Overview: This is a predicted structure of a 1449-nucleotide RNA (small-subunit ribosomal RNA) from a soil metagenome. RNAcentral holds the sequence, with entries from SILVA. Its Rfam family is "Bacterial small subunit ribosomal RNA". The coordinates come from a structure-prediction model, not an experiment, and the mean pLDDT is 85.
RNA sequence: AGAGUUUGAUCCUGGCUCAGGACGAACGCUGGCGGCGUGCUUAACACAUGCAAGUCGAGGGAGGGCCCUUCGGGGACCCGACCGGCGGACGGGUGAGUAACACGUAAGCGACGUGACCGCGUGCGGGGGACAACCCGGGGAAACCCGGGCUAAUACCGCAUGGUCGAUCGGAUCGCAUGGUCUGAUUGGGAAAGGUGGCCUCUUCAUGAAAGCUACCGUGCGCGGAGCGGCUUGCGGGCUAUCAGCUAGUUGGUGCGGUCACGGCGCACCAAGGCGACGACGGCUAGGGGGUCUGAGAGGAUGGCCCCCCACAUUGGGACUGAGACACGGCCCAGACUCCUACGGGAGGCAGCAGUGGGGAAUAUUGGGCAAUGGCCGCAAGGCUGACCCAGCGACGCCGCGUGUGGGAGGACGCCCUUCGGGGUGUAAACCACUGUCAGGGGGGACGAACGGCGGCGGGGGGAAUACCCUCGUGGCGUGACGGUACCUCCAGAGGAAGCGCCGGCUAACUCUGUGCCAGCAGCCGCGGUAAGACAGAGGGCGCGAGCGUUGUUCGGAAUCAUUGGGCGUAAAGCGCGCGCAGGCGGGUCCGCAAGUCGGGAGUGAAAUACCGGGGCUCAACUCCGGGGCGGCUCCCGAAACUGCGGGUCUGGGGACCGGUAGAGGCCGGUGGAAUUCCCGGUGUAGUGGUGGAAUGCGUAGAUAUCGGGAGGAAGGCCGGUGGCGAAGGCGGCCAUCUGGCGCUGAACUGACACUGAGGCGCGAAAGCGUGGGGAGCAAACAGGAUUAGAUACCCUGGUAGUCCACGCCCUAAACGGUGGGUACUAGGUGUGGGGCCCGUACGGGUUCUGUGCCGAAGGGAAACCAUUAAGUACCCCGCCUGGGGAGUACGGCCGCAAGGUUGAAACUCAAAUGAAUUGACGGGGACCCGCACAAGCGGUGGAGCAUGUGGUUUAAUUCGACGCAACGCGAAGAACCUUACCUGGGUUUGACAUGUUAGUGGUAAAGACCCGAAAGGGCGAUGACCUUGGGGUAACUCAAGGAGCUAACACAGGUGCUGCAUGGCUGUCGUCAGCUCGUGCCGUGAGGUGUUGGGUUAAGUCCCGCAACGAGCGCAACCCCUAUCCUCUGUUGCCCGCGAGGGCUCUCUGAGGAAACUGCCAGCGACAAGCUGGAGGAAGGUGGGGAUGACGUCAAGUCAUCAUGGCCCUUAUGUCCAGGGCUACACACGUGCUACAAUGGCUACUACAGAGGGCAGCGAGACCGUGAGGUGGAGCCAAUCCCUAAAAGUAGUCUCAGUUGGGAUCGGAGUCUGCAACUCGACUCCGUGAACGUGGAAUCGCUAGUAAUCGCGGAUCAGCUAUGCCGCGGUGAAUACGUUCCCGGGUCUUGUACACACCGCCCGUCACACCACGAAAGCCUGUUGUACCCGAAGUUGGUGAGCUAACC
Repeated sequence: AGAGUUUGAUCCUGGCUCAGGACGAACGCUGGCGGCGUGCUUAACACAUGCAAGUCGAGGGAGGGCCCUUCGGGGACCCGACCGGCGGACGGGUGAGUAACACGUAAGCGACGUGACCGCGUGCGGGGGACAACCCGGGGAAACCCGGGCUAAUACCGCAUGGUCGAUCGGAUCGCAUGGUCUGAUUGGGAAAGGUGGCCUCUUCAUGAAAGCUACCGUGCGCGGAGCGGCUUGCGGGCUAUCAGCUAGUUGGUGCGGUCACGGCGCACCAAGGCGACGACGGCUAGGGGGUCUGAGAGGAUGGCCCCCCACAUUGGGACUGAGACACGGCCCAGACUCCUACGGGAGGCAGCAGUGGGGAAUAUUGGGCAAUGGCCGCAAGGCUGACCCAGCGACGCCGCGUGUGGGAGGACGCCCUUCGGGGUGUAAACCACUGUCAGGGGGGACGAACGGCGGCGGGGGGAAUACCCUCGUGGCGUGACGGUACCUCCAGAGGAAGCGCCGGCUAACUCUGUGCCAGCAGCCGCGGUAAGACAGAGGGCGCGAGCGUUGUUCGGAAUCAUUGGGCGUAAAGCGCGCGCAGGCGGGUCCGCAAGUCGGGAGUGAAAUACCGGGGCUCAACUCCGGGGCGGCUCCCGAAACUGCGGGUCUGGGGACCGGUAGAGGCCGGUGGAAUUCCCGGUGUAGUGGUGGAAUGCGUAGAUAUCGGGAGGAAGGCCGGUGGCGAAGGCGGCCAUCUGGCGCUGAACUGACACUGAGGCGCGAAAGCGUGGGGAGCAAACAGGAUUAGAUACCCUGGUAGUCCACGCCCUAAACGGUGGGUACUAGGUGUGGGGCCCGUACGGGUUCUGUGCCGAAGGGAAACCAUUAAGUACCCCGCCUGGGGAGUACGGCCGCAAGGUUGAAACUCAAAUGAAUUGACGGGGACCCGCACAAGCGGUGGAGCAUGUGGUUUAAUUCGACGCAACGCGAAGAACCUUACCUGGGUUUGACAUGUUAGUGGUAAAGACCCGAAAGGGCGAUGACCUUGGGGUAACUCAAGGAGCUAACACAGGUGCUGCAUGGCUGUCGUCAGCUCGUGCCGUGAGGUGUUGGGUUAAGUCCCGCAACGAGCGCAACCCCUAUCCUCUGUUGCCCGCGAGGGCUCUCUGAGGAAACUGCCAGCGACAAGCUGGAGGAAGGUGGGGAUGACGUCAAGUCAUCAUGGCCCUUAUGUCCAGGGCUACACACGUGCUACAAUGGCUACUACAGAGGGCAGCGAGACCGUGAGGUGGAGCCAAUCCCUAAAAGUAGUCUCAGUUGGGAUCGGAGUCUGCAACUCGACUCCGUGAACGUGGAAUCGCUAGUAAUCGCGGAUCAGCUAUGCCGCGGUGAAUACGUUCCCGGGUCUUGUACACACCGCCCGUCACACCACGAAAGCCUGUUGUACCCGAAGUUGGUGAGCUAACC
């Protein structure tokens, strides 16, 4: 510090999400130790039990115990009710209530209080009467109560004295308005308490003691202090205006009361005020602060622990006591609840510490101790203290430590991966050598403790005192819950101690397997549909580590509420426009003041926290000390530039006067012409009208057309113009009245009077509403006619509201420049409206002010664009925005007659929604241009029969693939077996085929006559080898080892099984279309553009010219092949001559080489170019004709069945072998073809002329046989030699328009040939049979010249053939093209786009079903609040009455 996510890509806007920090947390998995912290956030829900506030015998008096006793009693002893004093108002808890002077901060009290404490001053004289306890009696279950009697006090009450205090009258002085302080006089009321120790100096009694003295404690009054409290005020800190008005003690006054004290605090009377847009009143929420978390900060969030303040104590009310309370562990009353009860009555209040139930995701021990700190009481000892100090439980948090350290292989096992070579885990382990933290066992062992107290010594003070008391110093005695502690040490021994999350991007970390849109993951984007780094497991890795993740909350990132620090033309956002109150803001200059501002000083800003520097626990967390700071507030002094305030002055802003000018500015009245319609009349006759075409309509009852006359309403032609006017809406014939505003010029006037403007007020197109008029034309609704699948539309014929006028409403709009108003500044150029000045006279020019347009610099902008009329640079004021949808909806309020307007949400839902621009694609957008694309032609298909392929159906199987063009005579250029992949049946298992290992055999393998069998295969078994090396032997032969082969076993083979969406290769297609790109430069924030666009031209991105481009590549063209002309060479098997032998190479030809064509020449056009048109010459002319050649890419196009190949699957089978069947099925449908329907023909006869091919398991001549297919036979030919080989259309004759002498399907019979075999299922021949079919609906195909059409010939495959297919070859040989409007396809430029899997796109609404969320809803129930009224406890005060009564009167 940012990142992910909208798009094909880009920039912007904008939301969502993530990485960080934090927590009183919770949950999941895991868990060794210690320290320091921390722990009911929910039910202020209910509470069993124990404890949490008592103490004082030195205030008082009984009683009991104990001790002593001379038994009378005594005691410095202990316990102790009661009276009395002090304390229970502190400490501890909680956060319900409270939006408030509750809190914070700064002030004030001249309006106040204060027990205990401190200081100072002063006093304590003298009396009196009671009540508890106790005793007696009584009531009650209890709690407890009643009556009678006795008694003390530091309890209670008078009297005396007396300063303060009150009242009245004065004086002095001060201040802050009321007034304060000091003081004098008079007057009024008004105090007290003693106790303990010691002593005999004083006094009294008097051995000694006291009422005496003394010390201490206590006590009264007064003043002061400290601390604490009460009251008042300024300022500050929640949400809501869908809460806008609130208020009757309300606001003030007078008086009285009340209080410690001011005050409507209370009351009586009087007045009618007070508060509020600077947000009253109401609603909701909430204890406040120091601080805490976060953040760079500003800010945001928060208020647990600790500290301060407040509030509360079961709920509500109330007072009493007291210095202090309206009182957590006090009282009274009322309510709810719980408990006891003898039913008559009583008792209780954990939001104290523990603890229980309950609630909840969730929060601890019914522990120890007063040793320390602190508190209350006490003279003290001491007592009490769940405050506190400790311990316990919880990884809840922070911090620290450990779970070992070193060595140890080119690296074990296991596991994982693998390209099988290896790699990873990994020095990790084992193993070796060490160490000893923590935990464990043993031993030692603190700090925290210093006081107080006691006694000793010394000093000081009071005192008559050596007594006693107070005080200071010194040393002594004694005190620890924690604590079996910390800490130290010894022993043993690597021994007891690691997990959790993650690994697609963000974000650090990758593989395998399983799964197969399933199971699942997910914070966002998104993963999963058979190779998933995203699911699950595993191996490995990354991160953190006694923790790790998840969830929740909060700040950050978010400049995403923007003060710092945003915006509003098109992204969300300028009110439709004006006037204007409040408010905000405001020209030049002088003087004054000092509120803001600035400077200096003072006070405060508690402590803790945070920061800095140090110290202490071994470190750290933690803690202690010191420092600075604490942004703030208040006060004093000073300054006067700026703002402000007051005063003076100025003219530039503003206003106003005079002058002449422009204008559809407004209101009202009048008036004119054209046109439409209607009415009347004339002429006139059959239509008119309307449309794409029609029809409805109108018209012989006379329309339309035309002429004349009349009526009526509405609107204003030409001028007319990005001309004018107006604030906007808006305004258009002419004349007149009334009237608003702007601009220009010049002198004089005013003297900042200005700008903006929340509320408010006014204006406000059209439509609409109300009342009354008017109504020609037009025209929602409505009707009819058309269109259409429908047509509640578009078109046509009619037609009512309305449009018009008057008055009153409505108040909206794409009310738009989508641009609020004002002021100033910032290059220009060019139009146009109005005015002035100058030169001057022209149809002119210059200049200036003010409007209104266009272009454009700087600048701005996301871009497009804006640019002195800003969207630039600044200032002032207002309005508005904060993701999309829900929704401008609902509810509420206000307005409206209504329609509706205005203000204006939420639930829920999405990961986007948007703006501008880019490249494509697309358009029933535009421009230009191509193509047998259309048109013009010729011939077909679609109808028939047959052939063939496909779909479908059928089947045991009809193997598989190909599916718009671009599948369908396609893979298949040859399915009877084979092929063959399919089916049925029969076999086989290292296999039909390859390689390797081991073992055996190697007299085995193989062959052949045998048996079973359909074959494959199985079985039997006579015969029976071969090779290499070594040994023996002359040799035959034999022995050993080995090989081929075979057998057995094992690795493996094999698969036309799946995936063409895992792939290679190959292919189709757009398309032989003219395109597709790159480097550098330039332009753009960028995607990208430029180049490649433009002007010409071409078949062509072909070439030329121009140009911020200059070059280049892949394509085009050319280079290659065939063909057309000629030449040279060649000369057999060809050709020529010839009867032939033979000769020759002119020609044809063969096949090598060469020539030729390049817009080269001429003319015209063009731009002097490229090029085009015409011409000459030429065999050929503008690419001569044809072929080969296919850019970047598209279609997840086709092919795993040509081949290759990843992965998956089968392994006595999905492999392999065999026989038979099937691929040839057949109600149908489609594609491609053949043959036809006939006379341009059929049949018969006759007769020429090709080219290109093929031929040895071949082509096969002549001849003979057969009607024929064919057979016999075999010449010749390995082929320019021989053969296939006959070319056919042709010519002649005949047929004469008919289902025929057309047509040949189908069927019967007889044959031929190939082949192991023609049944399923071959071709051909002959005889017989002789079907449909008479030119083919909608629709559709091919072809632009040697082309179409037509005619035959050959070849591949192949035993044969279902070939009418395919690939070639030649023969004969046309017609037509005006043209590019239209259909299809394509190219370039341009335009729109919400499309980008790209128009076969995108996308809207209704309905149906299911689910979710929110709202409305009659009625009913309830909470809260308000108002009025009724009943009304305790209590306080007052009044009245009654009763009782010691001390005083």